Predicted 3D model of RNase P RNA and transfer RNA as a complex of 459 nucleotides. It holds a member of the Rfam family "Bacterial RNase P class A". Rfam classes the family as a ribozyme. Its family is annotated with tRNA processing, dimeric ribonuclease P complex and ribonuclease P activity in the Gene Ontology. The prediction has a mean pLDDT of 77.
């Protein structure tokens, strides 16, 4: 100098005038303060909070997650590591548990697709033929090396062996279950053994481990206004006892009530326990009518900034400082000036003229992920070329 | 604001993970004096981008578009 990899940041600045939302001061007039984002977005995950439906436990169904360790309130997120793949490298990518628990699928092609198989082919032997050859045709058999099909063909390469072949035998590689060493672990390394028996798919069912009750701020609570004091459907229920408890009635043992005990019933999959409710009612679902106002929820929070300490890091701890939108058809805008940035044109030049400036935009609030984004800045690292 | 459902020719619809099919419409031809009907042939599609798989309309993820519900 050229090419590349990774991480982080900014997203015009200042002022004046006219407006808008919220808030504070003021009797009024008026004045002061404050006012979008890195994604406020998609609603893809995880929570806080509230209600359904009182708490705790178990089971089933359904859904999700899935190498190992750590971080976190939690996560499908983040950090570190392992393994596999790509790249000369920096580095990047991976839904990455289990296919010897079971079921299912593997189209077409192909002889054969998982209890494999023989189309071409290789070979011994036998028979026949003539053009007598390392020939041709047929048959009983042996075989799977080579060809061919396919995404995938029942270990691979080399050697020995054989009629030809074959883990048939051997070496190396792969695979397998044990052993030894290292590591918290995933996993890595090692020497021996086994002669190879195990195809792929689980983002097909499934198995294993772990997690999850459902709904959502238009949740929910209160006030006001208004109407109705409604209608329909479903589920479970009317028990037993007190020989000496109490009350009433008839009247001397019966009836009713209260009380107590035991069973029974009730609460949105089932179930256990505790607690609560019921004694003729308890519980659940739906429809119709009215309101279309206000307040709370709702702005101090897993909060932001700086410093130190621990940790490789994610992150955690301590100390100090700060208060940072709150609307409800919904404010956060417009104009001008100066400067800065980019593009074009003019001028030797200082400079002048014209044009442009992204994605988007709070609505209960947080932690992530993903997607969109003009232009620009900073840092670390790798490869190649040249020069020293 | 929140929560759901769905995207296949121009239109309506089919398709166990294995060649995307049918009807209507369109174009050309045949038949007819002409048009319609009829017959024959042709054209046209899996919302987009990635991933899993030998193979994706189908399974998974992200995005885009459309529709519905809740005061």
């Nucleotide at each position: 100098g050229c090419g590349g990899a990774c991480g982080g940041c900014c997203g015009g600045a200042u002022g004046a005038c006219c407006g808008c939302g919220c808030u504070c001061c003021g009797c009024c007039a008026g004045g002061g303060g404050u006012g979008a984002g890195g994604a406020a977005a998609g609603u893809c995950c995880g929570g806080a909070c509230u209600c359904c439906a009182u708490g705790a436990g178990g089971c089933a169904a359904c859904g999700g997650u899935g190498c190992c360790g750590g971080g976190u309130a939690a996560c499908g997120c983040c950090c570190g590591g392992c393994c596999g793949g790509g790249g000369c490298a920096a580095c990047c990518c991976g839904a990455g548990g289990g296919a010897a628990a079971g079921c299912g699928c593997c189209a077409c092609a192909g002889a054969g697709a998982u209890c494999a198989g023989a189309c071409c082919g290789c070979c011994u032997c036998c028979c026949g033929g003539c053009g007598c050859g390392u020939c041709c045709g047929g048959g009983c058999g042996g075989c799977a090396a080579g060809g061919g099909u396919g995404a995938a063909a029942c270990g691979g390469u080399g050697g020995g062996g054989u009629a030809a072949g074959a883990g048939c035998c051997c070496a190396c590689c792969g695979c397998g279950g044990a052993c030894c060493g290292g590591g918290c672990a995933a996993c890595c390394g090692g020497g021996a053994c086994g002669g190879c028996a195990c195809g792929g798919c689980a983002a097909g069912c499934c198995c294993c481990a772990c997690c999850g009750g459902g709904a959502g701020c238009a949740a929910u609570g209160c006030c006001g206004c208004a109407u109705a004091g409604g209608g329909g459907c479903c589920u479970c229920g009317c028990g037993c006892g007190g020989a000496u408890g109490c009350c009433u009635g008839c009247c001397u043992g019966c009836a009713g009530g209260c009380c107590c005990g035991c069973a029974g019933g009730g609460a949105c999959g089932c179930u256990u326990c505790a607690g609560c409710c019921c004694g003729a009612g308890a519980g659940g679902c739906c429809c119709g009518g009215g309101u279309u106002g206000g307040c709370a929820g709702c702005a101090c929070g897993a909060g932001c900034c700086c410093g130190c300490c621990g940790g490789c890091a994610a992150c955690g701890g301590c100390g100090g400082g700060c208060c940072c939108a709150g609307a409800u058809g919904a404010a956060u805008g417009g104009u001008c000036a100066u400067c800065g940035c980019c593009g074009g044109g003019g001028g030797c030049g200082a400079c002048c003229c014209c044009g442009g400036a992204a994605c988007a935009g709070a609505a209960u609030c947080c932690g992530g992920c993903u997607u969109a984004c003009a232009g620009g800045c900073c840092g670390u690292c790798c490869g190649c070329g040249c020069a020293g | 604001u929140g929560c759901c459902g769905g995207g296949u020719c121009a239109u309506c619809u089919a398709a166990u993970g294995g060649u995307a099919g049918g009807a209507u419409a369109g174009u050309g031809g045949a038949c007819u004096c002409u048009g319609a009907a009829u017959c024959c042939a042709c054209u046209c599609a899996u919302c987009u981008u990635g991933g899993u798989u030998c193979g994706a309309a189908u399974c998974c993820a992200a995005g885009c578009c459309c529709g519905g519900c809740a005061g």